Predicted 3D model of a 350-nucleotide part of an RNA (small-subunit ribosomal RNA, central domain) from Eucalyptus salubris.
Rfam family: Bacterial small subunit ribosomal RNA. Gene Ontology terms of the family: ribosome and structural constituent of ribosome.
Its mean pLDDT, the model's own confidence on a scale to 100, is 87.
The RNAcentral record of the full RNA draws on SILVA.
Context: one part of a larger RNA
């Protein structure tokens, strides 16, 4: 390279939109690029294969023959694929009609708790641990009641739940906005899927300006524990954590499982909607589609498992892996304010 693979053994990009490209319902026509079939040229001898013959055999040698492929001419077939017209509606998309929902921004309100501060009561301790100890307190702490601010976060509803592409989202409302699900019918009529570079998005931690800083709390003082204790414990305690503008692009960004169609036994439950039995009604009973879980048959699986949410059967795209360490290092490039990030080897080695 052929392969053969990618939950856990090396391997699926964090995620999504999309250039090229690559793949692609259904019926008919058109022509023939592809593709089959039939010739006819040509692909130098030698060689190689076969038949026959020569050297005493043989290796050599001389004749004669031919298959297969590939180029190019030509003549036919049209079933595939591509092409030309022409259509259908089951993929797809759009209008209509109801819904669910912590989906995104924005502004606005709130309640508890917790610090501070301030006023009263009162008067010896509080705080912390296995133990204390540093530390707060007679300049009145703690503790108890009242008044003010201030940041940050939303008990309980609460779930095996629900919405987003993925990160990731829950005190209330009100505005805007996006995306799905049903349900009928109407309308376009293959307008799809997949994506190689591109681009958006993207926890936490960092960073660069202004705010802001109640708790909490890396560095960092102190007390402890210990031989020692740059630690676990204790007490303080800046950056940060909060905002708003702008970077950074990595996380065990996970389902360790890429996207998309289509196919293969049930059974239980949830959430959204339909239609049905029944009821005055809520509710129920049976069943449809979307999901979102458990249990589990065939299969597959090294096993574990996984099994209509497949890791099963199948087909299109696309990323990636090729024994373990050197190594995600080193050079070198892009990219970034900067930490770093992306892209990645080799000698040696066992």
């Nucleotide at each position: 390279u052929u392969g053969g693979g990618c939950g856990u053994a090396a391997a699926g990009c964090g995620u999504c939109u999309g250039u090229a490209g690559a793949u692609g319902g259904c019926u008919u026509u058109u022509g023939a690029a592809g593709u089959c079939c039939g010739u006819c040229g040509u692909c130098a001898a030698a060689u190689c294969c076969c038949a026959g013959g020569g050297c005493u055999c043989a290796a050599c040698c001389c004749u004669a023959g031919a298959u297969a492929g590939g180029c190019g001419g030509u003549g036919g077939a049209a079933a595939c694929u591509a092409c030309c017209a022409a259509g259908u509606u089951g993929g797809a998309g759009u209008a209509c009609g109801a819904u669910a929902g912590g989906g995104g921004c924005a502004a606005a309100g709130g309640g508890a708790a917790u610090u501070u501060c301030u006023g009263a009561u009162g008067g010896a301790g509080c705080a912390a641990u296995g133990a204390a100890a540093u530390g707060c307190g007679u300049a009145g702490a703690g503790a108890u009641c009242g008044g003010a601010a201030a940041g940050a976060a939303c008990a309980c509803c609460a779930a095996c739940g629900g919405c987003g592409a993925a990160a990731g989202c829950a005190c209330u409302c009100u505005g805007c906005c996006g995306a799905g699900c049903c349900g009928a019918c109407a309308u376009u009529g293959a307008c799809a899927c997949u994506g190689a570079g591109a681009g958006g998005c993207a926890a936490a931690a960092g960073c660069u300006a202004a705010a802001g800083g109640a708790g909490c709390g890396a560095a960092u003082g102190g007390g402890a524990u210990u031989a020692g204790a740059u630690a676990c414990c204790c007490u303080a305690g800046u950056a940060g954590u909060c905002c708003u503008a702008g970077c950074c692009a990595u996380a065990a960004a996970u389902g360790a499982u890429g996207g998309a169609u289509a196919c293969u036994a049930g059974g239980c439950a949830c959430u959204g909607u339909g239609c049905u039995u029944g009821u005055u009604g809520a509710c129920u009973c049976g069943u449809g589609c979307a999901g979102u879980g458990c249990u589990g048959u065939a299969g597959c699986u090294a096993a574990c498992a996984c099994a209509u949410u497949a890791a099963g059967u199948a087909u299109c795209c696309c990323a990636c892996c090729u024994g373990g360490g050197g190594a995600g290092u080193a050079c070198g490039u892009u990219c970034a304010c900067a930490a770093g990030a992306a892209u990645g080897a080799a000698a040696c080695u066992c």